[in-house]
């Protein structure tokens, strides 16, 4: 000087997933004691996010296939049958926030309930996770906030 792997720190992105508190455990760390500080788990609150659950409304009839239902932007049609390809609803990202409108780039998956759940005030009941990104970072307009 090169290259690799592990921690940290800052800024971001998808996604509700984020704050504050504990005369709770616990662990590393600092300190001479006192005590502190930061991590994870557990408890409680705020926020934000699902799902249940009336009156009204909707449905509620037959046949044929065939339970049905939720979370998510992830739905549907073609071809193929080597499960892959092409496309679409629909969704994201471009670095001060927000709306249009262009242009580019992506992504269109996964899981949950267990025979049951339309809409729905009170009311009940539940999450607050996980994955990722480092020369990458467009352009017009109108508004906000800052300076």
């Nucleotide at each position: 000087g090169c290259g690799g792997c592990c921690g940290c720190u800052a800024c971001g992105c998808c996604g509700a997933g984020u704050c504050c508190g504990g005369c709770g455990g616990u662990g590393a760390c600092c300190g001479g004691c006192a005590g502190g500080u930061c991590g994870c788990c557990c408890c409680g609150g705020a926020g934000c996010c699902g799902g249940g659950g009336a009156c009204c409304c909707a449905a509620c009839u037959u046949c044929c296939c065939c339970g049905g239902g939720g979370u998510g932007a992830a739905u549907c049609c073609g071809c193929a049958u080597c499960c892959g390809c092409g496309g679409u609803a629909g969704g994201g990202c471009g670095c001060u926030u927000c709306u249009u409108c262009c242009c580019g780039c992506c992504c269109g998956a996964a899981c949950c309930c267990g025979u049951c759940a339309g809409c729905u005030a009170a009311c009940c009941c539940g999450g607050u996770a996980g994955g990722c990104g480092u020369c990458g970072a467009g352009g017009a307009a109108g508004a906000a906030c800052a300076g």